RNA sequence: GCGAUCGAAGUGCCGAGUCCGGUGCCGUCCUGCGGCGCCGGAGCGGGGGAACCAGGGCGACUCCAUGCGGGUCGCAGGGGCGAAUCGCCGCUAAUAAGCGGCGUAGCGCGGUCUGAGCGCGAGCCCGACAGCUAACCCCGCAGGCCGUCACAGACCGAUGU
Repeated sequence: GCGAUCGAAGUGCCGAGUCCGGUGCCGUCCUGCGGCGCCGGAGCGGGGGAACCAGGGCGACUCCAUGCGGGUCGCAGGGGCGAAUCGCCGCUAAUAAGCGGCGUAGCGCGGUCUGAGCGCGAGCCCGACAGCUAACCCCGCAGGCCGUCACAGACCGAUGU
């Protein structure tokens, strides 16, 4: 000097992913506490689900009352969580799929706004099926992150004196 690891952990950050009570098991510095599971409640988040409204692709065959009609088959499927969509280029390459790069809708950065700066712009799931949707029904309450830093101005709020 470079690289890796650990600590630096807080009114901390991303996220719906929290709180209270009861209970079973396990652990322990042992009658206290912690972790996991289950039950109940509160709270937060998500999906399904009427009327009205919206929508109802392409091709072949067929029916009729001949119309923006009905039926059957085939093709392209379709949908959800999430900010994570969309476009261009390159490599491989039959299209595709995959990998990489540059952008981009959108998203995050310590209460909010503006400016500056930095970062993300993934992944997973359903399985031929779901528009909206009152009543109603169902599901989740995880996982992950960290050092020269909450930079400047204004506003709001709280606490202390």
A computed fold for a 161-nucleotide RNA from uncultured Solirubrobacter sp., annotated as c-di-AMP riboswitch aptamer (ydaO/yuaA leader). The model forms 96% of the base pairs in the Rfam consensus. The prediction has a mean pLDDT of 75.